[in-house]
This is a predicted structure of a 73-nucleotide RNA (transfer RNA) from a Planctomycetota bacterium. The RNAcentral record of the sequence draws on ENA. Lineage of the source: Bacteria > Pseudomonadati > Planctomycetota. Its Rfam family is "tRNA". Rfam links the family to the GO term triplet codon-amino acid adaptor activity. Its mean pLDDT, the model's own confidence on a scale to 100, is 82.
């Protein structure tokens, strides 16, 4: 050079035939306790790499790009 996967909250990851973005950990308040952990209940937190396209609507379909991992040669 060729082919395949993966790219969504601070980490890990779901998100079915295209219909208003979510889990668990973290992180912050509170309640408990003499304090700490634990344990309960709440709270913020992403325009899902980046553009263009199709649609009434796109995280999901289609192109061009980017990055990471793998394979072949």
């Nucleotide at each position: 050079g060729c082919c395949g996967a993966c790219u969504u909250a601070g980490c890990u990851c779901a998100g079915u035939u295209g219909g208003u973005a979510g889990a668990g950990c973290g992180a912050c308040g509170c309640u408990u306790u003499c304090g700490u952990a634990a344990a309960g209940c709440g709270u913020a937190g992403g325009u899902c790499c980046g553009g263009a396209g199709u649609u009434c609507a796109a995280g999901u379909c289609u192109c061009c790009g980017a990055g990471u991992c793998g394979g072949c040669u």